[in-house]
RNA sequence: GCGGGCGUGGUGUAGCGGUAGCACGUGAGCCUUCCAAGCUCAGAGCGCGGGUUCGAGCCCCGCCGCCCGCU
Numbered sequence: 001g002c003g004g005g006c007g008u009g010g011u012g013u014a015g016c017g018g019u020a021g022c023a024c025g026u027g028a029g030c031c032u033u034c035c036a037a038g039c040u041c042a043g044a045g046c047g048c049g050g051g052u053u054c055g056a057g058c059c060c061c062g063c064c065g066c067c068c069g070c071u
Base pairs, nucleotide, nucleotide: 001070002069003068004067005066006065007064010024011023012022013021018054026042027041028040029039030038047063048062049061050060051059
């Protein structure tokens, strides 16, 4: 330099163009003599910039980062 894959809360991961879910973790409450466990509630997210579309996490282009291959 060329090609391919990936990028979603703190972490791991889902998400046929139509309200962004789940688990773990975190905080609060309940329960308990206390702790743990359990139950309930809450906060927290689409890498960045454009394009297409009535509507984009999803499609297209560029950039950035990570991984793999080739040179």